[in-house]
Molecule: small-subunit ribosomal RNA
Organism: Euglena geniculata
RNA sequence: UGCUCAGGAUGAACGCUGGCGGCAUGCUUAACACAUGCAAGUCAAACGGUUGUUUUUACAACAGUGACGGACGGGUGAGUAAUAUGUAAGAAUCUACACUUAGGAGGAGGAUAACAGCUGGAAACGGCUGCUAAUACUUCAUAAUGCUUGAGAGAGUUAAAGAAUUUUGCCUAAGUAUGAGCUUGCAUCUGAUUAGCUUGUUGGUGAGGUAAAGGCUUACCAAGGCGAUGAUCAGUAGCUGGUUUGAGAAGAUGGUCAGCCACACGGGAAUUGAGAACGGGACCGACUCCUACGGGAGGCAGCAGUGAGGAAUUUUCCGCAAUGGGUGUAAGCCUGACGGAGCAAUGCCGCGUGAAGGAAGACGGCUCUAGGGUUGUAAACUUCUUUUCUCAUUGAAGAAAAAUUGACGGUAUUUGAGGAAUAAGCAUCGGCUAAUUUCGUGCCAGCAGCCGCGGUAAUACGAGAGAUGCAAGCGUUAUCCGGAAUUAUUGGGCGUAAAGAGUUUGUAGGUUGUUGAAUGUGUUUGAUGUUAAAUUCUAAAGCUUAACUUUAGUAAUGCAUCAAAAACUAUUUGACUUGAGUAUGAUAGAGGCAAAGGGAAUCUUUAGUGUAGCGGUGAAAUGCGUAGAUAUUAAAGAGAACACCAACGGCGAAGGCACUUUGCUAGGUUAAUACUGACACUGAGAAACGAAAGCUAGGGUAGCAACACCGAUUAGAUACCGGUUUAGUCCUAGCCGUAAACGAUGGAUACUAAGUGGUAUUAAUAGUACUGCUGUAGCUAACGCGUUAAGUAUCCCGCCUGGGGAGUAUGCUUGCAAAAGUGAAACUCAAAGGAAUUGACGGGGACCCGCACAAUCAGUGGAGCAUGUGGUUUAAUUCGUUGAUACACGAAGAACCUUACCAGGAUUUGACAUGCUAAGAAGUCUUCCGAAAAGAAGAUGUGCCUUUUGGAAUUUAGACACAGUUGGUGCAUGGCUGUCGUCAGCUCGUGUCGUGAGAUGUAUGGUUAAGUCCUUCAACGAGCGCAACCCUCUUUUUUAGUUACUUUCUAGAAAUACUGCCGACUAUAAGUUGGAGGAAGGUGGGGACGACGUCAAGUCAUCAUGCCAUUUAUAUCCUGGGCUACACACGUGCUACAAUGGUAUAGACAAUGAGCGCAAACUCGCGAGAGUAAGCUAAAUCUCUUAAACUAUAUCUUAGUUCGAAUGGUAGUCUGCAACUCGACUACCUGAAGCCGGAAUUGAUAGUAAUCGCUAGUCAGCUAUAUAGCGGUGAAUAUGUUCUCGGGUCUUGUACACACCGCCCGUCACACUAUCGGAGAAGGCCAUGCUUAACGACGUUUUUUUAACCGUAAGGAAAAAGAUUUCUAGGGCCGGGUUUUUGACGAGAGUGAAGUCGUAACAAGGUAGCCGUACU
Repeated sequence: UGCUCAGGAUGAACGCUGGCGGCAUGCUUAACACAUGCAAGUCAAACGGUUGUUUUUACAACAGUGACGGACGGGUGAGUAAUAUGUAAGAAUCUACACUUAGGAGGAGGAUAACAGCUGGAAACGGCUGCUAAUACUUCAUAAUGCUUGAGAGAGUUAAAGAAUUUUGCCUAAGUAUGAGCUUGCAUCUGAUUAGCUUGUUGGUGAGGUAAAGGCUUACCAAGGCGAUGAUCAGUAGCUGGUUUGAGAAGAUGGUCAGCCACACGGGAAUUGAGAACGGGACCGACUCCUACGGGAGGCAGCAGUGAGGAAUUUUCCGCAAUGGGUGUAAGCCUGACGGAGCAAUGCCGCGUGAAGGAAGACGGCUCUAGGGUUGUAAACUUCUUUUCUCAUUGAAGAAAAAUUGACGGUAUUUGAGGAAUAAGCAUCGGCUAAUUUCGUGCCAGCAGCCGCGGUAAUACGAGAGAUGCAAGCGUUAUCCGGAAUUAUUGGGCGUAAAGAGUUUGUAGGUUGUUGAAUGUGUUUGAUGUUAAAUUCUAAAGCUUAACUUUAGUAAUGCAUCAAAAACUAUUUGACUUGAGUAUGAUAGAGGCAAAGGGAAUCUUUAGUGUAGCGGUGAAAUGCGUAGAUAUUAAAGAGAACACCAACGGCGAAGGCACUUUGCUAGGUUAAUACUGACACUGAGAAACGAAAGCUAGGGUAGCAACACCGAUUAGAUACCGGUUUAGUCCUAGCCGUAAACGAUGGAUACUAAGUGGUAUUAAUAGUACUGCUGUAGCUAACGCGUUAAGUAUCCCGCCUGGGGAGUAUGCUUGCAAAAGUGAAACUCAAAGGAAUUGACGGGGACCCGCACAAUCAGUGGAGCAUGUGGUUUAAUUCGUUGAUACACGAAGAACCUUACCAGGAUUUGACAUGCUAAGAAGUCUUCCGAAAAGAAGAUGUGCCUUUUGGAAUUUAGACACAGUUGGUGCAUGGCUGUCGUCAGCUCGUGUCGUGAGAUGUAUGGUUAAGUCCUUCAACGAGCGCAACCCUCUUUUUUAGUUACUUUCUAGAAAUACUGCCGACUAUAAGUUGGAGGAAGGUGGGGACGACGUCAAGUCAUCAUGCCAUUUAUAUCCUGGGCUACACACGUGCUACAAUGGUAUAGACAAUGAGCGCAAACUCGCGAGAGUAAGCUAAAUCUCUUAAACUAUAUCUUAGUUCGAAUGGUAGUCUGCAACUCGACUACCUGAAGCCGGAAUUGAUAGUAAUCGCUAGUCAGCUAUAUAGCGGUGAAUAUGUUCUCGGGUCUUGUACACACCGCCCGUCACACUAUCGGAGAAGGCCAUGCUUAACGACGUUUUUUUAACCGUAAGGAAAAAGAUUUCUAGGGCCGGGUUUUUGACGAGAGUGAAGUCGUAACAAGGUAGCCGUACU
């Protein structure tokens, strides 16, 4: 910093489950289409008439004329971002019914529907002729406090209706109330990838029009009006009271209820009326239905209901009893408004599913360490109760006024009876988060909100048991708020985590010094009005309680008006000087532009000297050079850059600026006065400048040098290195506008400790300005910053909101182009990132150590053989061990046995252990069969203890518990072991430092073999390691023993060595060095002893052991075979290759050990050995036991030999049941390879290496050349740390932490996903233009027609029909804008356990990395 969860809410839906009641709520989707019924009528006391009944004068019903009402009530939210809504105001209006007041009602007239006749049509519906009434229609009279006109006086003008029997209708006028229309301020979603919009548009005058103001309409005039405080355009949306979340500020929302608006199949326009159209009419369009094809009918977004859509939302119910509405004098009628019931756990609230007692802590289940624990007082059982349930009983209020009137409803309620009876589920139990165990499964099946779980011991999956939570519900899903201070007004940030624009100037805007006066804009206080009701809150009341309902109060944070205050803010008007600026003097500077001049170097050219190379590199080569290079001397030319001075120095806004001189020019600093008087700060847009690269045009081109070409390097090398080299780099004019354009730090102002440098000014060390370092307070996640702030504050601007996708796509703007600016989404991940810590690592650094290297000696690697391993083979070649840390290792000894392997033959309570029963002592011997095991038969034996039953030991037989397993897992383990490493390290307590991980201690400086010691030190102490203590060798003393004897030997005890003494060095330390003495001198030599830990190191086959597997077999017995195979490869050794030797003869000197066995001596055999046998036998006595190298003499004479001994043949000896596979040894014969060993590699620092033999264990024998010991002879070299390997300490970098065998990038290949482009294609919406124009309206009209009035008449007035101008829904046409879907193909992106190629980055990552740009 993001993701996630715990809370609350819902008109919900889904899954599992479901007892009752009260109160609410119930198409959120298709404003989709609708069958059927109902939802608006009433009045005969307005009228003529018709019908029925009848007591003939009454009642009832009805179509029509007429009147009032169908503008209310009910539904829905499509449209609408303002002709809406909310709130507060306003003036130019109308208002049926109602109420109040005043006044009036006298005459006259002509029609017409109904009806009758004729007639058209399928129907819907009409047509013609004739008759008739009114509260229908017309006219006259009467008129004002009405209306019109007028300055006024005045003038002009408008009305009526009765009915019925005691009340109402009618007309006029004024007013009240109610309702409605209109206007204004403020508030009211998102997008600038929508920036310009507007022509009746903005205003005026005249006219028209309206109930009414008004461009509302029209003619003319003017050219306005709106807009970054977001116009216009686009998207989305009914608004509000409220609801919900929140501590609040606020966020989300607008279903039910209430107010307003809009709509009524889609779209215009009208009529009537007081008022206008859901259930009225005309027209156009779409759709549905009827039809006799001519024409007609319809509109559930009323209540029910149907279909469709959808995850999803009810009955074609009862009643007008209540409340309300219409009408009527009234009775009444109508009312799907409403009152009720029905359905649904959809929600809220309440109740219940029993209560008390009850331990043998029952049975069963689960678990278990087999004891127990748990389920659990739970159950059973005893006693009790009856809310609820069933059946009966009683029975309201709601009804008003004495009576009448109740859908709900025989409902609520009451009483009685019955019987614990009718009633519990759901989710979770790894952490967050309350609650755990067993079995199954085995990266499978599955879980999952996030982290994550599952690969044979899963508290995470599935099941059981138990537990936890809620409960007639519980969980899941969806959505909203919260937590999230995660858009931050309250309340965040920007040096390095995301984030300061590359820099400056400056417009609008925001902010703004000191001091008066006035006003009263904001501000504060008070009052008034309003803020509908409901809701919320508080207090009461009513339903048994609650939900719910009722009453009262508060509140409603807002707006408007009035009054007051005057500090602050604002406006107006004065004054001031400190902010800011101006003038004058002085001054430093790579500040900028232009011109002129200069020398060094490089290259080229010319001339001279001169000769074979030069150049270049890690090493080379390409290249240049005998046509004379490189080198050197002289001269000339060209272009570019300016050494030294030079500096954590200077200047500039930044980019940037450096040879010298001159000219022009900008800014800074400072000193002392004077002047202006807030003129200031910041700065959205805007403008200017802006490295390098790049672009255009023209020049120029010495050096360097993308691209390009060669030479190397390399596995490759389109690179790094080298040789050439073009754009470019330079100049002029113009573009581009970006950089890691960085102090990764915007500008301005004020304040807040010190110390110490530099530059400028100055007489100055003072002061001022600039520029560095250290550092206090403070700040910071830390690092760090710290008067040049990243501190404390104020003002203004810019920018950020997880990583990737992506600075990409698209649109637009700019640009010649390259590109730049602005700048998303889908999809995807649970991280990405910063700073610091501990490690590890580095082809980083410093110091130190070690047979690590170096020096020296001897080897291995080559040969033959021995032995182990791999591989191969095999019926089996049993198993384990595999870099160092496996390979003469387990194995201190495989012919059988061992033995685990193979083949075959056998056994099954078993070869071995314990328990039970029965019989027999145990045992010994013989024969047969068989390969053996096994099997069969026979003989012999009768023990010990005893309470006389039996017991101990042992054998056989039987049944079951069980035995057995070298079967698996060393990645389930114990124990043991290897290794780093005998390396010097690893830790703790307290304290201190740090937010913390951690640090300090265990940093410095010396010293040591050592974290050994000394010294300093926020550390002081301690532990495990080091050292010492232990064993042994060396010297001495002493005691004892043994022996024939000893100064020897064996065993025990003790002493000695400590840098103790002296000199030098060091810091008067630790210590080092030299010396003395001493047997030994600086841990005297050797051994044992192995810190915390590392390697899932090794071992289940030493042993032990969990789990799994097996149980007539993976167990057990036996015979034979195998472990000994053999093309080959590797390790470890032996013997050699010879003269420092071989052979022969003679001679000398050890030590450790062993002996139920060693065996002397003697005899035999060439010999291995045999025979016989003394001695010793818990051994200084006896034996093994002659040590060998060595010494002396002789011989061999450099050769495959008198070297070397393999291999093979023959004959033997010994061990042993048994030497064929497969033993050792002896004799004779045979006599391979090999003449010192390639690359590479091992051991060793003194009694060591090298060399020589001897002994022991195992063992019948032996493969021993092995292993463990013993002594004999006995060297060389190093006084160094450059390098290799390993280790230690400190430091540094890190993108590593499974820790470099790490991490990680890109192409390609494959799969999936979303996106972009795309020739186009198909729709939607919007507006403009042209055209056509229904119904209708204001008009016009030379056509036609007409009862009332006027007129004797003609005719007039008035009206109707027709025609027609203009406007207009809709239609047609042309392009346009916007948006959606689709599209061959193309493009990149993302994701994906084990693909390909390389190795770009992280360490100096092996060429430091990175940014911008260009080329490849």